[in-house]
């Protein structure tokens, strides 16, 4: 210090998540030792038991017993003035606990004045003399008890007077008032008064101290005064009277939450969070109230009362308060021993010894945290065994282990043994520490290994089980699940969960934003507030500096020191950024005073304008109405219909009525703050601009609240109503059409008046001020120049626009009218959804508006730009794409393939184009993979081992065959004589075998877009970047073909060419091919011969827009022409860029993984693949006269042939049979080409068309034609008379038509496939439309890319939430009732020792009674909050539900508010 996550990719915005540190933690797994810390965060829930506050005989009076001794047995002495209780004194207000309450002078900090202060210190003075009681005790009484009570005795440092009192207190300044205690043998120590100090406490004030405004008003002792009371003390603290104040947007009141601080955690800091342990303060002590005592309390281990709860009870009454230490129950995820000691430190009492002390010091429990140590060290390669992986070679675990040699920290055990204590006293303590002994001996786990994030493989599983902090893994090859091996990290711990800060500049003071991402109020005026021009003086509040005080200790930091180190502890310093006081400084800000004119304003003269209001007025048009002319339609639409019209419409002419709006001018022109404003005229009125002077003298800017204006729609009242037009009606469209279109049509639109107060109220850009290049328009004003005038030119000022530099921005863009650079003020934002919604409040007649959440849910939502893809967007272009033509398919019969159905099986695959005469270039057996049955199990096939045997072969029997048995012949080859090679049989196990699965694990091959013209790269340049440029543009081409231009310059794969074939010529060669000329001839190139021609097959030539003309830009190129066999790629073929379709193929082959192994392998026989209601594809043959039949007759090319092609000739009607010449082929054969042509016949008919189907008889192949072959002859003679919607091919030697050959093959294709030649057309104006494609551009919410995305209702499930008749609690206001204890006030009702007295009383007190205050409680009525509630509203989330298709493209009616 950052990282992951929105996208196909990018930049930005923005949220979510992670890595860090931390904890009083808890949970899971694991666990050796020690030191130091820490340990009920929840129920301030309830508590059994024990302990936690006593002490003093040197204040006082009483006063035992056990035991021992003595005894005269009566008792006495010691114990002992002890124990003990009581009176009295001091202490129980400290120490210890807890955090309920408290938002407060409670706390923190800095100050203040009107106070008290036991014990302590210092000082001064005093301490004289009396009195009356009382507890204990004794004797009774009541009671269960607790305890109460009567009578009697008694002491004091208990109580009460008197005396004295400088100082003390009060005072009206005359005076008045008030003390004491003794103990003790001396010494001493107490007591009283006063003063001062110290300590502690009380009170007051400034400042600081959580959230909510969906809490805006609160307050009557309230604010102040006077008198009185009260307190230690000021004070409405209390009371009477008087005044009417006091607090509050600088947040009162109310509600919620909370002890505060030093500090702690985190952070670079500023901050944020927190307030355990330790320390300071506060509050509380079962809940509420109250006082007493006291120096101090309204009192944790005191009292009284009320309440709840618990316990005892004889039912009459009593007792209690662990938020002290232990401990128990309960709650909870969770937190310890009913321990030891007062040895130390400290506290109380005491003169002291001492006693008390769950404060404290120690020990116990807990890995709860921090720190330290250990679990061994060295050597050790045969790199052991085992595990795991493997490409089978090995690798890894791994020097790890074993083995060998050492060591003994810690733990164990034995012995010694401190300090803590200055004399004595040590709980800790079996202490720390030291030494000896034994033995590697007793001591390692946890999490993780897809990215973030260090660390990878195998097996299992198969969207299951599961994981997950975020992104996301898992659907048969999972580094992400589970296990294993290995690895990484940390380590007596490791992970998880929870929580805080950080990262988060994600609340931004440091340190953010608001045109489009969330965010500028619709616009003015203006209050408070904030900010504010120039000069001078003064002040010193802000500001700056110095000094002083304070900022507790601890902690943090630095430096030292002590425990072996560290944690820990100790010492010193620094720091504590603060507050207060005081002294200075005076630039800036502020205050005060005085001035100035540049800001602002006023006056004068002009100017422009749809600025506003009111009243008039004008013409065109629409509609209606009256009349005329006139006749059958009008109107409307994509097309129609509804509608209007023969009762006369539409059209046209004339007159009239009414309302609304103002064409042209008209303009990114004008005016206004915005909304907005448009005929013309008049009146009233606001603002702005220009010019030149004068005046005022900062009068200014902004503006929370407030207030005014504010389109359209809407509402109220009253008018008005021509046109238009929600709702509504009808007609269309449609699957539907509550829409779009059409015909009508009411509110409304208009006027007056009152409300409403919102808009994509937009420049999505708050107002004001200053500064920062230009260029070009335009509107208003002014100045100058020129001009006879106008037009014109220059400058200036105020607007309004376009373009653009710097700058800025995520980019787009903005750019003197800023989104640039600065200042001032206001408003607003903080992920998406839920939601601008609910509730509450305010406004409104209502509609609704303003303000404005949460639960829950998601990991995104979003902005700009990029590349694609797409569009019922645009432009350009191409293609048998359409059009123009020719011929078909779709109808019939048959063939063939497919689907479906059937079947024991009808094997499998191919399925839009791009499956369907496809794999299959040929299923009777075989093929064959399927079915039934019968058989085999190392196997039909390969390698290795062992044993035997040549191999091989004849015949027979059984069987459907495989097979089994019997039988015959045979004895090979090489040899180093050991044997070996091939082959066969048997056995054994490794293995064979699989057309079993996965083409979505693959290779290879193939299809398709598409023979479409595209697809990319290097360097450079531009851009933050994805990317762009190049490749776009202007032309041109079949072409990214070429030319020109250009921040590009080049290059590659494609195109083209190179290859084959065909068309022309030449050369070479001349058999099996050829024959012009010569000769011969049996008349056949047959022979001699020829090498010319054809042809064959090798090599060359030829065509390149080369030439001419025109067009074009002088280019590329195009058009026309010449020549030429061929002309603009001459025709055809092979050749298929980057890629797309998880396209096809595991059944051609190969191959990973999985599966079968007496079977999913192998053999055999028979059957099936040939089934048949039907549907589709591809073909053949036809329907006939451009034809059929018969007779005659002409002309090819390219192929094949020895298991072959098969001649002549003979037989048969024929298929074919016989026959055997020739040919391994330019020689022989298949092999007559057919259409054509000539002649004849048929004459429009289901025919002399058509040939299906069926019958009979045959031929051939083959082991075998039943299922299931082809062919021949004779007979039979079906449908069909040109084919609906729809659809296919083809642009020239093409379509159409005619025949020929070949592969496969025993046979089987006259219909398939491949090839060959013969005859041989028509048409193309053209690119609007359909389909496909290319380039450019545009929009996009698409990117598995339109077969995309996506919206709403409904149905189902779940979740949270609003309303809801109400119901049940909590808190609280007001009014009233009530009134315990207690203090205060009143009071002779009763009682009373001290003092007083005239002895009766008096003073004083107690009880009682009354009154005031008041806790609990009660009644009524409100407020608020929580829970719950039949039913109900919307919301969210869910699997592949239903209905439509609203949005994204012109989204098919542009979208949006």
């Nucleotide at each position: 210090a950052g990282a992951g996550u929105u996208u196909g990719a990018u930049c930005c915005u923005g949220g979510c998540u992670c890595a860090g540190a931390u904890u009083g933690a808890a949970c899971g797994c694991u666990g050796g030792c020690g030191g130091c810390a820490u340990g009920c965060c929840u129920a301030a829930c309830a508590c059994a038991u024990g302990c936690a506050a006593g002490u003093c005989g040197a204040a006082c009076g009483c006063g035992a017993a056990a035991g021992c001794c003595c005894u005269u047995c009566g008792g006495g002495g010691c114990a002992a003035g002890u124990a003990g209780a009581g009176u009295g004194g001091c202490g129980g207000a400290c120490g210890g606990g807890u955090g309920a309450g408290u938002a407060a002078c409670g706390c923190g900090u800095a100050g203040g004045a009107a106070u008290c202060u036991g014990c302590c210190u210092a000082a001064u003075a005093g301490u004289g003399g009396g009195g009356g009681a009382u507890a204990a005790c004794c004797a009774g009484u009541g009671g269960a008890a607790a305890c109460a009570u009567u009578g009697g005795c008694u002491a004091a440092u208990a109580c009460c007077g008197c005396a004295u009192a400088c100082g003390c207190c009060c005072u009206a300044c005359g005076g008045g008032g008030g003390a004491a205690a003794g103990a003790u043998u001396u010494a001493u120590u107490g007591c009283u008064a006063u003063u001062a100090g110290a300590u502690g406490a009380g009170c007051c004030u400034g400042c600081g101290u959580c959230g909510g405004a969906u809490u805006a008003g609160c307050u009557u002792g309230u604010u102040g005064g006077u008198g009185g009371g009260g307190u230690a003390a000021c004070g409405g603290c209390c009371u009477a009277c008087c005044a009417a104040g006091g607090c509050g947007a600088c947040g009162a009141u109310c509600c919620g939450u909370a002890g505060c601080u030093g500090g702690u955690c985190u952070g670079a800091g500023a901050g944020g969070a927190u307030g355990a342990u330790c320390a300071g303060c506060c509050a509380c002590a079962c809940u509420g109230g109250g006082a007493c005592u006291g120096a101090g309390a309204c009192a944790c281990g005191g009292c009284c009362c009320a309440g709840a709860c618990u316990c005892c009870u004889a039912c009459g009454g009593g007792a209690g308060g662990c938020a002290g230490c232990a401990g128990u129950g309960g709650g909870g995820a969770a937190u310890a021993u009913u321990g030891g000691a007062c040895a130390a430190u400290g506290g109380g009492c005491g003169a002291a010894a001492g006693c008390c002390u769950g404060a404290u010091c120690c020990a116990g429990c807990a890995a709860u945290g921090c720190c330290g140590c250990g679990u061994g060290u060295g050597u050790g390669a045969a790199g052991a065994a085992g595990g795991c992986c493997u490409g089978c070679g090995g690798g890894u675990u791994g020097u790890a282990a074993a083995g060998c040699a050492c060591u003994u920290u810690c733990a164990g055990u034995u012995g010694g043994g401190a300090a803590g204590a200055u004399a004595a006293u040590g709980a800790c303590g079996g202490u720390a520490c030291c030494a000896g002994c034994a033995g590697a001996a007793g001591a390692a786990g946890c999490a993780c290994c897809g990215g973030c994030u260090a660390a990878c493989u195998c097996c299992g599983u198969g969207c299951c089980a599961g994981c997950a902090g975020c992104c996301g893994c898992g659907g048969u090859a999972a580094u992400a699940c589970g296990g294993a091996g290995g690895g990484u990290g940390c380590a007596a711990g490791c992970g998880u969960u929870a929580a805080u800060c950080g990262g988060a500049a994600u609340u931004a003071c440091u340190g953010g934003g608001c045109g489009u991402a969330a965010a500028g109020c619709g616009c003015g005026c203006g209050u408070a507030g904030g900010c504010g021009g120039c000069u001078u003086g003064u002040u010193a509040a802000g500001u700056c500096g110095g000094a002083u005080g304070u900022g507790a200790a601890a902690g943090c930091c630095u430096c030292a020191a002590g425990c072996u180190c560290a944690a820990c502890u100790u010492g010193a310093g620094a720091a504590c950024u603060g507050c207060a006081u005081u002294c200075g400084a005076u630039a800036c800000u502020g205050g005060c005073a005085a001035g100035c004119u540049a800001g602002a304003g006023u006056u004068u003269g002009g100017c422009a304008g749809a600025g506003g209001g009111u009243g008039g007025u004008g013409g065109a048009a629409u509609u209606c109405u009256a009349g005329g002319u006139g006749u059958a339609g009008c109107g409307g639409u994509g097309a129609a219909a509804u509608g209007c019209g023969u009762a006369g419409a539409u059209a046209u002419c004339u007159g009239g009525a009414a309302g609304a709006a103002c064409a042209u001018c008209a303009g990114u022109g004008g005016c206004g703050a915005a909304g907005g404003c448009g005929g013309c005229c008049a009146c009233c009125u606001g603002g702005g601009c220009c010019a030149a002077a004068a005046c005022u003298g900062a009068c200014g800017c902004u503006g929370a609240g407030g207030u005014g204006c504010g389109a359209a729609a809407g509402c109220g009242u009253g008018g008005g109503g021509a046109g238009c037009a929600a709702a509504c009606a009808g007609g269309a469209u449609u699957a539907g059409a509550u829409a779009c279109c059409c015909u009508g049509g009411u509110a409304g639109u208009c006027c007056a008046u009152g409300c409403u107060g919102u808009a994509a109220a937009c420049g999505a850009u708050g107002a004001g001020a200053a500064c920062u290049a230009g260029a070009c328009g335009u509107u208003g004003g002014g100045a100058g120049g020129a001009u006879a005038u106008a037009a014109c030119c220059u400058c200036u000022u105020a607007g309004u626009g376009u373009u653009g530099a710097a700058g800025u921005u995520a980019a787009c863009g903005c750019a003197u009218u800023a989104a640039g650079u600065u200042c001032u003020c206001c408003g607003c934002c903080u992920g998406g959804g839920g939601a601008g919604u609910a509730c509450g409040c305010c406004g409104g007649c209502a509609a609704c508006g303003g303000u404005a959440a949460a639960a829950c849910u998601c990991a995104a939502a979003g902005g700009a730009a990029u590349u694609g893809a797409c569009g019922g967007g645009g432009g350009c272009c191409c293609g048998c794409a359409c059009a123009a033509g020719c011929g078909g398919u779709g109808g019939a019969g048959c063939a063939u393939g497919u689907g479906g159905u059937u079947u024991a099986a009808u094997u499998c695959g191919a399925u839009g184009c791009a499956a369907c005469g496809c794999g299959a270039a040929g299923a009777a057996c075989c093929u064959u993979a399927c079915c039934a049955g019968c058989c085999c199990u190392u196997g039909a096939c390969a390698u290795c081992c062992u044993g035997g045997g040549a191999a091989c072969u004849u015949g027979g029997u059984a069987g459907a065959g495989a097979u089994a048995c019997c039988u015959u012949g045979g004895u090979g080859c090489c040899u180093u004589c050991g044997g070996g090679a091939a082959c066969c049989c048997a056995g054994u196990g490794a293995c064979a075998g699989g057309u079993g699965c996965u083409g979505c694990a693959u290779g290879g091959c193939u299809g398709u877009c598409g023979u479409c013209a595209g697809c990319u790269c290097g360097u450079g340049u531009c851009g933050u970047g994805a990317g762009a440029u190049g490749u776009u543009g202007g032309g041109u081409u079949a072409a990214g073909u070429c030319c020109c231009g250009c921040a590009a310059c080049g290059a590659g794969c494609g195109c083209a060419a190179c290859c084959c074939u065909u068309a022309c010529c030449c050369c070479u060669a001349g058999u099996u091919g050829c024959c012009a000329g010569c000769g011969g001839u049996u008349c056949g190139g047959c022979c001699g011969g020829g090498a010319a021609c054809u042809c064959u097959a090798g090599g060359g030539g030829g065509a390149c827009u080369g030439c001419c003309g025109g067009u074009g830009a002088u280019a590329a190129a195009c058009c026309g022409g010449a020549g030429g066999a061929a002309g603009g790629u001459g025709g055809g073929g092979a050749c298929g860029a980057c890629g797309u379709c998880a396209a096809g193929u595991c059944a051609u082959c190969a191959u990973g993984g999985c599966c079968c192994u007496u079977a999913u392998g192998g053999g055999c026989u028979g059957g099936g693949c040939u089934a048949c209601a039907c549907a589709c594809g591809u073909g053949c043959u036809a329907c006939a006269a451009u034809g059929g039949u018969c007779a005659g007759u002409a002309c090819a090319a390219a192929g094949g042939g020895u298991u072959g092609c098969c001649a002549a000739c003979c037989u048969g009607c024929a298929a074919a049979g016989g026959g055997g010449u020739g040919c391994c082929a330019a020689u022989c054969c298949c092999a007559u080409a057919a259409a054509u042509c000539u002649g004849a016949u048929c004459u429009u008919a289901g025919u002399c068309c058509g040939g299906a189907u069926c019958g009979c008889a045959g031929u051939c192949u083959g082991c075998a034609a039943c299922u299931c072959g082809a062919c021949u002859g004779c007979g039979u003679g079906a449908a069909g008379u040109u084919g609906g919607a729809a659809u296919c091919g083809c642009u020239a030697g093409u379509a159409a038509u005619c025949g020929u050959g070949g592969a496969u093959c025993a046979g089987c294709a006259u219909u398939g496939c491949c090839a060959c030649g013969g005859u041989g057309a028509a048409u193309a104006c053209g690119u609007u439309c359909c389909c496909g494609g290319g380039c450019c551009u545009u929009g996009u919410a698409c990117a598995c890319a339109c077969c995309g995305c996506c919206c709403g209702u409904c149905a189902c499930a779940c979740c949270a939430u609003g309303g809801g008749a109400g119901u049940u609690g909590g808190u609280u206001g007001c009014a009233c009732c009530a009134g315990a204890a207690g203090c205060c006030g009143g009071u002779a009702g009763u009682c009373u020792a001290a003092c007083u007295u005239u002895a009766u009383u008096g003073a004083a007190g107690a009880c009682g009674c009354c009154g005031a205050c008041c806790a609990c409680g009660g009644u009524g009525u409100g407020a608020u909050u929580a829970a719950u509630g039949a039913c109900u509203g919307g919301g969210g989330u869910g699997a592949a539900g239903u209905c439509g298709u609203a949005a994204c493209a012109a989204g098919g009616u542009a979208a949006c508010c």